[in-house]
RNA sequence: UAUUGCUUCAGGGUGUUGUGUGAUUCAAAACUGGUGGUAAACCCCACGAGCUAGUAAGUAGCAUGAACUAGUGAAAUUCUAGUGGCAACAGUUAAAGUCUGGAUGAAAGAAAGCGAAU
Numbered sequence: 001u002a003u004u005g006c007u008u009c010a011g012g013g014u015g016u017u018g019u020g021u022g023a024u025u026c027a028a029a030a031c032u033g034g035u036g037g038u039a040a041a042c043c044c045c046a047c048g049a050g051c052u053a054g055u056a057a058g059u060a061g062c063a064u065g066a067a068c069u070a071g072u073g074a075a076a077u078u079c080u081a082g083u084g085g086c087a088a089c090a091g092u093u094a095a096a097g098u099c100u101g102g103a104u105g106a107a108a109g110a111a112a113g114c115g116a117a118u
Stems, first nucleotide, its partner, number of pairs: 002118001003116006009109001014029001016028003030098002032087002034047004042085002050062004067083005089101003
């Protein structure tokens, strides 16, 4: 220096008003934005969380949202300005990105520590 094992770490957000027997689920208003890549990204590309099969695997299959315009620049669907849009599964006296739950879980992945052998 390379390879490899283990451990640690790794997600945010409803104040309020209205209707109603009943809603943090509807309407109004508000708020939030995982990981890698790339000019710095919720909506460009890719990945993760779910489900099924399998003894199991870094295995196989299924599911998996949304953006335009202008400006600056060598370079930006990433910055600045403006106007929009989206958000797994199960539950609920009423439909959920924000409540409760699986989850003191798992994991994309980033770094640190300890160890092994060549």
This is a predicted structure of a 118-nucleotide RNA (FMN riboswitch aptamer (RFN element)).